[in-house]
Context: one part of a larger RNA
RNA sequence: CCCUCGUUAAGGAACUCGGCAAAUUGACCCCGUAACUUCGGGAGAAGGGGUGCCUGCGAGAGCAGGCCGCAGAGAAUAGGCCCAGGCGACUGUUUAGCAAAAACACAGGUCUCUGCUAAGUCGAAAGACGAAGUAUAGGGGCUGACGCCUGCCCGGUGCUGGAAGGUUAAGGGGAAGGGUGAGAGCUCUGAACCGAAGCCCCAGUAAACGGCGGCCGUAACUAUAACGGUCCUAAGGUAGCGAAAUUCCUUGUCGGGUAAGUUCCGACCCGCACGAAUGGCGUAACGACCUGGGCGCUGUCUCAACGAGGGGCUCG
Numbered sequence: 001c002c003c004u005c006g007u008u009a010a011g012g013a014a015c016u017c018g019g020c021a022a023a024u025u026g027a028c029c030c031c032g033u034a035a036c037u038u039c040g041g042g043a044g045a046a047g048g049g050g051u052g053c054c055u056g057c058g059a060g061a062g063c064a065g066g067c068c069g070c071a072g073a074g075a076a077u078a079g080g081c082c083c084a085g086g087c088g089a090c091u092g093u094u095u096a097g098c099a100a101a102a103a104c105a106c107a108g109g110u111c112u113c114u115g116c117u118a119a120g121u122c123g124a125a126a127g128a129c130g131a132a133g134u135a136u137a138g139g140g141g142c143u144g145a146c147g148c149c150u151g152c153c154c155g156g157u158g159c160u161g162g163a164a165g166g167u168u169a170a171g172g173g174g175a176a177g178g179g180u181g182a183g184a185g186c187u188c189u190g191a192a193c194c195g196a197a198g199c200c201c202c203a204g205u206a207a208a209c210g211g212c213g214g215c216c217g218u219a220a221c222u223a224u225a226a227c228g229g230u231c232c233u234a235a236g237g238u239a240g241c242g243a244a245a246u247u248c249c250u251u252g253u254c255g256g257g258u259a260a261g262u263u264c265c266g267a268c269c270c271g272c273a274c275g276a277a278u279g280g281c282g283u284a285a286c287g288a289c290c291u292g293g294g295c296g297c298u299g300u301c302u303c304a305a306c307g308a309g310g311g312g313c314u315c316g
Stems, first nucleotide, its partner, number of pairs: 001311008010302002014300001019297001027051005036041001038145001052067006068072001080295007087287002092104002108143007120129003146282004151212003156209002158205005165200003171194002176189005213231005240274001241271001252268005
């Protein structure tokens, strides 16, 4: 000096990206417990008090009196707590060996396919699964408890429907023509016309893929623009939310918290570039998740000290 462990005056997060690590708390009994809530919960909330031994009484729980120690859950094992926000409802699942998560799954919602030799899947096939099931069933896609909801666009792409029409292959059809031959013939080319699906075309469909504007003017202070004009579009973003896991400018502005706050919380809305099942906004409970604050507690720190064990070093 390193590792593991123990103790520490005063202070108590000043450490640090961050209380990481450590410390605090800890069992049982009693008292007592808020917001919020899906009335189950939240709850072990929080916060307090008690705990040994002897004697008597009592069925016991316990009650009464007495006794000892610094200390009675006498050693060991044994929640720190609260407030606010983000995400995900939840219990679960995952990168065997750097990631456990806001990722996956999930009940629930919805769309779609499938009438049974089902659709779908595996397999050259036989066959099997689906299923010894039968649309309250099975497959696939998206969404993801619950609550309130889920606007407008079918022009493009996809899908579905459409006895017409256009186009269209093989094939049918043979007008017409070529080669050869004395000829019969053989052989080659081949126009109309008839020919499917598909495509074109006509509709429907967005919890299908997707999309959801610009410029100019206007109110008796100013500012702003309910209002008007104009261009374009398939239609021009409704509700709700909003500097957000989304905001570039940006440490936006105001308020809160601090002595001091690029973080955090509440507002505002000029949304560079939220937005409604690639769901929108809320939400009790839950989380080894992420963020901010507080109480307690501490060698994290001011700032280090001492001790123990094991290494390092010396000898063997």
A computed fold for a 316-nucleotide part of an RNA from Caloramator sp. CAR-1, annotated as large-subunit ribosomal RNA, domain IV.